RNA sequence: AGGACGAACCGGAUUGCCGCUGCGUUUUGAUGAACUCAGAGGAAAGUCCGGGCUCGAUAGAGCACAGUGCCGGUUAAUGGCCGGGGGCAGGUCCGGAUACGGACUUGUUACAGCUAGCGCAACAGAAAGCAAACCGCCCUGCUGCUUGUGGCAAUAGGGUAAGGGUGAAAGGGUGGGGUAAAAGCCCACCGCAUUUGUGGCAACACGGAUGGCUAGGCAAGCCUCACUGCGAGUAAAACCAAACAGCAGGAUUGCUGCUCGCAAACAUCCUGCGGGUAGGUUGCUAAAGCCAUGCAGUAAUGUAUGGCAUAGAUGGAUGGCAAUCACCGUGCCCGCGCAAAACACGCGGACACGGGACAGAACCCGGCUUACAGGUUCGUCCUUUUU
RNA sequence: GGGCGGUUAGCUCAGUUGGUUAGAGCACCAGUAUGACACGCUGGGGGUCACAAGUUCGAUUCUUGUAUCGCCCA
Numbered sequence: 001a002g003g004a005c006g007a008a009c010c011g012g013a014u015u016g017c018c019g020c021u022g023c024g025u026u027u028u029g030a031u032g033a034a035c036u037c038a039g040a041g042g043a044a045a046g047u048c049c050g051g052g053c054u055c056g057a058u059a060g061a062g063c064a065c066a067g068u069g070c071c072g073g074u075u076a077a078u079g080g081c082c083g084g085g086g087g088c089a090g091g092u093c094c095g096g097a098u099a100c101g102g103a104c105u106u107g108u109u110a111c112a113g114c115u116a117g118c119g120c121a122a123c124a125g126a127a128a129g130c131a132a133a134c135c136g137c138c139c140u141g142c143u144g145c146u147u148g149u150g151g152c153a154a155u156a157g158g159g160u161a162a163g164g165g166u167g168a169a170a171g172g173g174u175g176g177g178g179u180a181a182a183a184g185c186c187c188a189c190c191g192c193a194u195u196u197g198u199g200g201c202a203a204c205a206c207g208g209a210u211g212g213c214u215a216g217g218c219a220a221g222c223c224u225c226a227c228u229g230c231g232a233g234u235a236a237a238a239c240c241a242a243a244c245a246g247c248a249g250g251a252u253u254g255c256u257g258c259u260c261g262c263a264a265a266c267a268u269c270c271u272g273c274g275g276g277u278a279g280g281u282u283g284c285u286a287a288a289g290c291c292a293u294g295c296a297g298u299a300a301u302g303u304a305u306g307g308c309a310u311a312g313a314u315g316g317a318u319g320g321c322a323a324u325c326a327c328c329g330u331g332c333c334c335g336c337g338c339a340a341a342a343c344a345c346g347c348g349g350a351c352a353c354g355g356g357a358c359a360g361a362a363c364c365c366g367g368c369u370u371a372c373a374g375g376u377u378c379g380u381c382c383u384u385u386u387u
Numbered sequence: 388g389g390g391c392g393g394u395u396a397g398c399u400c401a402g403u404u405g406g407u408u409a410g411a412g413c414a415c416c417a418g419u420a421u422g423a424c425a426c427g428c429u430g431g432g433g434g435u436c437a438c439a440a441g442u443u444c445g446a447u448u449c450u451u452g453u454a455u456c457g458c459c460c461a
Base pairs, nucleotide, nucleotide: 001383002382003381004380005379006378007377008376009375010374012325013324014323015322016321017320018319020039021038022037024035025034026033027032041358045369046368048367049366050365051364052363053233054232055231056230065229066228067227068226069225070084071083072082073081074080085111086109087108088107089106090105091104092103093102094101095100112224113223117222118221119218120217134164135163136160137159138158139157140156141155143153144152145151146150172190173189174188175187176186177185191213192211193210194209195208196207197206198205199204237282238281239280240279246273247272248271249270250269251268252264253263254262255261289308290307291306292305293304294303295302296301327355328354329353330352331351333349334348335347336346337345388460389459390458391457392456393455394454397413398412399411400410406444415431416430417429418428419427437453438452439451440450441449
């Protein structure tokens, strides 16, 4: 200098004119008008998780259903995040003849339980889940041949899972003993299971004893165990409240001159009423908020101090045009150079043309996932050049 | 705001306790038949099972994520 990966950040700026939404001020009887100020994101997206908030439901317990699943921590909470353990894959170093072992380190991991039960395993293969005898090996009987205490061939019965072959998988592995041949039949080491000691909050690690393999795989098959979970969602919900219709009372008419009472009428007018439609207001944006520093902690995170901080639409505003500057690319011209005949190369400048992604809040937050032109910083690794 | 489903050949669709080579109809190609065409008959080709990762001996099928299309309720 270039490339790859990871993390964090930015993702144009200013001004003018026109237009939109909102707060405020002034003005208007009022709708409005004028002025000032403010006006999308890192993902506002997908809606995949979790919470706040509101209303409804709810004695307690269990079943069912759904989700989560090594351990610990963190948080308002989570399937998020952090740390640790085990597994898997890789790298470096050390020991070693190899196999391999140890230490360090990187990446990754849906990682509870098949000694509770049920289920599944095509094809191939003799046998595939209470295992199995095809070839081979060994023993015995019988028959034949032969150079006769033996060998060969055929056949019957039995033993054998060491070897061959099939398969993803053949029910411990390696070595030795043992045996007619074999076999955890016996022994050593390794693995496994049970039990126990030490260390650790724990997952787990290290060691001892015993067993003699019984206990294979799949639970992203049913299932078991443990833990968690009531439902709906800001169009939640609360408040104010027309018009029309409704109800009650009165005004009206008659008995009756007056009061009460009764009856008629429901056309008109007045008063009141409840429910809560149209519409309006609240919810609504200060949020478990952001930034800096200190402290605690390996970290996630917590805490203290200081500072910053009004987008709020509701058929849904945040836009359009122009200018200047900055950035990137291309072309041409000019100047300079450690480059050079010329061209080319490097640096700088002027002009012209072109370009700037993904994407648009709708109750609010914490995560996850996905999209993203271009640029900046940091870290790790690799390659090349120079010292 | 909430819930559910689909994606398989050019088109429309099947595909179950995960298994040997994924099928059907239409379309396409070749042959046959006809004077020629169509219908018919015979045969054939054509598949990233939307994409990625995982579980498993083995994935169209199971799980997770993504993309995209559609439906229902308010």

Overview
The prediction has a mean pLDDT of 76. Two RNAs folded together computationally: RNase P RNA and transfer RNA, 461 nucleotides in total.